[in-house]
Formats: sequence, C1' cells, structure tokens
RNA sequence: AAUAUUCUUUGGGGCGGAGUGGAAGUCUCCACCGGCAGUAUAGUCUGCGAAGGGCGCCGCGCGGCGCCCCCGAACGGGUGCGAUCCCCGUACCGACGGUCAUAGUCCGGAUGAGAAAAGAGACGC
Repeated sequence: AAUAUUCUUUGGGGCGGAGUGGAAGUCUCCACCGGCAGUAUAGUCUGCGAAGGGCGCCGCGCGGCGCCCCCGAACGGGUGCGAUCCCCGUACCGACGGUCAUAGUCCGGAUGAGAAAAGAGACGC
C1' cells in the first nucleotide's frame, strides 16, 4: 500500500370432536399447538427475531435501509449444589387484514422475512 467476514444448506406448530344456531373450524364444552440464544431441559425468566406505529434516508414505482417506540402470559409444593426450565398440582397467554357469527388453530401478506444453527472456504497461528 492492497485485500479483508465469503459461500452452501437448514430455519413455526395446532389433519380436531361435540353443542347451539338460518349462519360459527370464530360463540360454549373438550381437544390440540408453542420461533431463536442464555440458564439444570422454558409458550409465561433475561434477551433477540417477526408483527404493529413514528421519524429520516435511498429509489421511477413496487420496495429497501437505519433509529426510536411498542411488543401476551405462572404461581404453589417436591427433588437437588444448582431448576418460575425437571416432577406433582392448579392456572394463564397468543399480532395484523379477511369472513353470511366474535379466530393462537380457517383464508391472506408468506414458495416472504428472520433471530439463529450446521457445514465448506479464506486469512492468521
């Protein structure tokens, strides 16, 4: 002085049963599901992602990027060095738009995005 964080793959679940009703996979009873990292094994702890809102910038448009805001829910007992994570018990939570009836589970944005994980390189030692 130059080069310099690359590439590939992976990365979200709930097939429901019954009742009422003109009509509900949305109401009622039961059932079923639970992203990523941390930590004694986590839907409910800590943090992240996604979704939503605002501001700014880039862009012919679609759209993209950055920052900020916002972002649901758990306790008791037991074991143990250690667990709101395991065991027992009883609870609780779930964005936005759509729909002949109110949605965690149907349809849609989404064959999307992403926290991240694995592998292969490069550089260095």
Description
A computed fold for a 125-nucleotide RNA, annotated as FMN riboswitch aptamer (RFN element). The prediction has a mean pLDDT of 78.